[in-house]
RNA sequence: GCACGCUUAGCUCAGUGGUAGAGCGACUGUUUUACACACAGUAGGCCCGGGGUCCGAUCCCUCGAGCGUGCA
Numbered sequence: 001g002c003a004c005g006c007u008u009a010g011c012u013c014a015g016u017g018g019u020a021g022a023g024c025g026a027c028u029g030u031u032u033u034a035c036a037c038a039c040a041g042u043a044g045g046c047c048c049g050g051g052g053u054c055c056g057a058u059c060c061c062u063c064g065a066g067c068g069u070g071c072a
Stems, first nucleotide, its partner, number of pairs: 001071007010024004018055001026042005048064005
């Protein structure tokens, strides 16, 4: 330099056009002398940024940014 992939909750990841979810973690409650386990619940993301298409964009197009893989 070229090609391809990824970017969504604290972490690991779903979600492929119609108001964003899970597991783990955090917090609260129940239980326990206490901790852990278990059970119930709560909080937490304007989806990497700009622009475009569309009635409507996390999702499609485009330009950037970061990370990764391959080739040279």
This is a predicted structure of a 72-nucleotide RNA (transfer RNA) from a bacterium. It was read from a public genome assembly. It matches the Rfam family "tRNA". Rfam links the family to the GO term triplet codon-amino acid adaptor activity. About the family: Transfer RNA (tRNA) molecules are approximately 80 nucleotides in length.